[in-house]
Context: one part of a larger RNA
RNA sequence: CUGGGUUUAAAGGGUGCGUAGGUGGGUUGGUAAGUCAGUGGUGAAAUCUCCGUGCUUAACAUGGAAACUGCCAUUGAUACUACUGAUCUUGAAUUUUCGGGAGGUAAGCGGAAUAUGUCAUGUAGCGGUGAAAUGCUUAGAUAUGACAUAGAACACCAAUUGCGAAGGCAGCUUACUACAGGAAUAUUGACACUGAUGCACGAAAGCGUGGGGAUCAAACAGGAUUAGAUACCCUGGUAGUCCACGCCCUAAACGAUGGAUACUCGACAUUUGUGAUACACAAUAAGUGUCUGAGCGAAAGCAUUAAGUAUCCCACCUGGGAAGUACGACCGCAAGGUUGAAACUC
Numbered sequence: 001c002u003g004g005g006u007u008u009a010a011a012g013g014g015u016g017c018g019u020a021g022g023u024g025g026g027u028u029g030g031u032a033a034g035u036c037a038g039u040g041g042u043g044a045a046a047u048c049u050c051c052g053u054g055c056u057u058a059a060c061a062u063g064g065a066a067a068c069u070g071c072c073a074u075u076g077a078u079a080c081u082a083c084u085g086a087u088c089u090u091g092a093a094u095u096u097u098c099g100g101g102a103g104g105u106a107a108g109c110g111g112a113a114u115a116u117g118u119c120a121u122g123u124a125g126c127g128g129u130g131a132a133a134u135g136c137u138u139a140g141a142u143a144u145g146a147c148a149u150a151g152a153a154c155a156c157c158a159a160u161u162g163c164g165a166a167g168g169c170a171g172c173u174u175a176c177u178a179c180a181g182g183a184a185u186a187u188u189g190a191c192a193c194u195g196a197u198g199c200a201c202g203a204a205a206g207c208g209u210g211g212g213g214a215u216c217a218a219a220c221a222g223g224a225u226u227a228g229a230u231a232c233c234c235u236g237g238u239a240g241u242c243c244a245c246g247c248c249c250u251a252a253a254c255g256a257u258g259g260a261u262a263c264u265c266g267a268c269a270u271u272u273g274u275g276a277u278a279c280a281c282a283a284u285a286a287g288u289g290u291c292u293g294a295g296c297g298a299a300a301g302c303a304u305u306a307a308g309u310a311u312c313c314c315a316c317c318u319g320g321g322a323a324g325u326a327c328g329a330c331c332g333c334a335a336g337g338u339u340g341a342a343a344c345u346c
Base pairs, nucleotide, nucleotide: 004317005316006315007300008299012314014201015200016199017198021194022193023192025088026087027086028085029084030083031082033081034080035077036076037075038074039073040072041071042070049065050064051063052062053061054060091191092188093187094186095184096183097182098181100179103177104176105175106174107173108172109171110154114150115149116148117147118146119145120144121143125136126135162169163168206247207246208245209244210243211242216240220236221235222234223233258313259312260311261310262309263308266291267290268289269288270287271286272285273284274283295302296301319346320345321344328339329338330337331336
């Protein structure tokens, strides 16, 4: 190099946009670069292969043939690829219209709960646990009622629901904004797919500056438990949790399953459209799920949302440990991240 793989054995990039590149729909004309065929030239000799010959044989030597799978030139072929001209509509996009949704951003509003404060009623406990204790409480707690303040999260609806590229998104209203889908005709006419480098987004924790601080709660303190208990349990409690702006860029970032296209038995459920009809049935499109067949698979299982059958493009894997470490480089305020070995060892 050929070849083999990536749900769970090593292996799908966290996700998108997109540059180069790779790949790419139907019909037809031209060119003939790739491709195919013929001819000519060249491809030193030796070597290799085959048929002989010579040393007693062989190695060895030697004659002939073939081969040297290549390159150059030239003459043709035109199915496929390429280039170029024309054309088409089914891929793709656009237009009109319809309904859809926790899609995003910003502002405003709401009730329950919690905590705190004030007042009132009221009196000896409350709280907590397996049992206790620390803790709170006659300076009147817990409980109950009224009022006020604060911050955070949005019960029921709620679902195998929905939306989003992923991360993720849930009280209500408004404004701005993005999206996929259906139906119908019309328009463009391959405008497509993928995508190294790059750019953007990216939970939580963490960092910087300034706010905020109700709850919960790393660290920390105390009480228990225990042989010990730097824990599990309890009482407290600071960063943080929240907001704005700026960083960080990692996750079991999971469907542990990259994207696109085409094809391939069925059953049931469900969401949103359209059509038909009328509360029965049932078609179609796009989703979301469960079960099952062929096929696939080491099996578990997957099975029109494939892990089936194929094509294209990207990413990644090649025994375990050392190690996602060292070194270097780049990025970062730092924490650290990205890239990423070897000796040695089994």

The part of an RNA shown here (small-subunit ribosomal RNA, central domain) has 346 nucleotides and comes from Segetibacter aerophilus.
The organism belongs to Segetibacter, within Bacteria.
It matches the Rfam family "Bacterial small subunit ribosomal RNA". Its family is annotated with ribosome and structural constituent of ribosome in the Gene Ontology.
Its mean pLDDT, the model's own confidence on a scale to 100, is 88.